[in-house]
Context: one part of a larger RNA
Molecule: small-subunit ribosomal RNA, central domain
Organism: uncultured bacterium
RNA sequence: CUGGGCGUAAAGGGCGCGUAGGCGGAUUUUUAAGUCAGAUGUGAAAACCCAGGGCUUAACUCUGGGAGUGCAUUUGAAACUGGAGAGCUUGAGUGCAGGAGAGGUAAGUGGAAUUCCUAGUGUAGCGGUGAAAUGCGUAGAUAUUAGGAGGAACACCAGUGGCGAAGGCGACUUACUGGACUGUAACUGACGCUGAGGCGCGAAAGCGUGGGGAGCAGACAGGAUUAGAUACCCUGGUAGUCCACGCUGUAAACGAUGGAUACUAGGUGUGGGAGGUAUCGACCCCUACCGUGCCGCAGUAAACGCAAUAAGUAUCCUGCCUGGGGAGUACGGCCGCAAGGUUGAAACUC
Numbered sequence: 001c002u003g004g005g006c007g008u009a010a011a012g013g014g015c016g017c018g019u020a021g022g023c024g025g026a027u028u029u030u031u032a033a034g035u036c037a038g039a040u041g042u043g044a045a046a047a048c049c050c051a052g053g054g055c056u057u058a059a060c061u062c063u064g065g066g067a068g069u070g071c072a073u074u075u076g077a078a079a080c081u082g083g084a085g086a087g088c089u090u091g092a093g094u095g096c097a098g099g100a101g102a103g104g105u106a107a108g109u110g111g112a113a114u115u116c117c118u119a120g121u122g123u124a125g126c127g128g129u130g131a132a133a134u135g136c137g138u139a140g141a142u143a144u145u146a147g148g149a150g151g152a153a154c155a156c157c158a159g160u161g162g163c164g165a166a167g168g169c170g171a172c173u174u175a176c177u178g179g180a181c182u183g184u185a186a187c188u189g190a191c192g193c194u195g196a197g198g199c200g201c202g203a204a205a206g207c208g209u210g211g212g213g214a215g216c217a218g219a220c221a222g223g224a225u226u227a228g229a230u231a232c233c234c235u236g237g238u239a240g241u242c243c244a245c246g247c248u249g250u251a252a253a254c255g256a257u258g259g260a261u262a263c264u265a266g267g268u269g270u271g272g273g274a275g276g277u278a279u280c281g282a283c284c285c286c287u288a289c290c291g292u293g294c295c296g297c298a299g300u301a302a303a304c305g306c307a308a309u310a311a312g313u314a315u316c317c318u319g320c321c322u323g324g325g326g327a328g329u330a331c332g333g334c335c336g337c338a339a340g341g342u343u344g345a346a347a348c349u350c
Base pairs, nucleotide, nucleotide: 003322004321005320006319007304008303012318014201015200016199017198021194022193023192025088027086028085029084030083031082033081034080035077036076037075038074039073040072041071042070048066049065050064051063052062053061054060091191092188093187094186095184096183097182098181103177104176105175106174107173108172109171110154115149116148117147118146119145120144121143125136126135162169163168206247207246208245209244210243211242215241216240220236221235222234223233258317259316260315261314262313263312266295267294268293269292270291271290272289274287275286276285299306300305323350324349325348332343333342334341335340
C1' cells in the first nucleotide's frame, strides 16, 4: 500500500451554518459520455506459455502457434449510471388550526439571607478548633429591637422533568425574538443528505479600558499542627468573582459513542399534542406521533456491555487512528496585547 478500525485498547472534529466536491425518490420519452458486444489496425525483437526440431541428455538453442490485461478507429445494444425533455407526490419545504417550554436579548420590579452604618436595650465576654491561639471586645463587642445603605444569588416549587446545535439556561413582570412538536393535507414539486476550505457561536480561568465591590476567595500575612509544614485546620485578606465593550478559543467541551435515511420481539415509567371508547363530568382504558428513562429477545461484542435514543442489519458523506517514550515538544508558518493557541516532526531509545 491492499486493508482493518475509532464507547472503555491508538482513533469522532467542542458545536453549528454553508462553498466546492461526493452521493441522491418514483414514472415516461430521448441521447449514447460511462457500461457491454463484434470487426479492423497497432501492441518491435528477445523473454513468458504450448507443440515440434538440433547439440549423446540437460542447461542452451531453432521453427510454428498462443498470449500481450492496453490504445485508436468503426458497427451495434439500451437494463443500470450520466445528459436533455415531460409529467408525479411519498422525501423536503410553505400555508392553516393549536397547545408546551429555566431557548435568546433588553428594561423594570420583589422578598429571604450575609455584611456595613445609625439609634435603643444590655454586660463581659465573643469567635474559632481535635484541642488551641492569632483575631474582635469596657473607646461597650457578641446577643436582641428599629431604621437605613449596598452588592450578589434567586430557598420551597424541582422531577434520570423541560428548552437549546453545542457551550449552556432556574424569582417575577413587560417588550422584541429563534427553534421544535401535534393535527390538517390547501400549495410548491426532489427544491434533498453530507460537507474539504471558509464563516459564526463557544464553560471556567486569563487579558485590555471604564465602572462596581456585600459575601466568597488564588497571591500574601499571622496563629496552629509537625522532626520540618513554603500544606491540610483557624483568623484576616488583594486580584478575581459582578456590569458594559473588546480580546482569548481552550476543557474529562463526555453519552469518553460524527451527521442523515431505512429496516429489525416485547415490557414498564415519564413530558407534549392528537384521535377513539366510556362517563353527567374529571379520571380511567385503547390507538398512532414526537421527546426522555429503565428492563429485556434476536443480533452483536475481547469482555464489560449495547440492544428502535444500537455499540444490530445496510447505504451515503465527513473527521480521525496505524507500537511505547522522546512530544503535543523543537523548528517554521498562521493567529494573539500577553498568557498562549493552531498546524506539527526528527535524532535517539525500549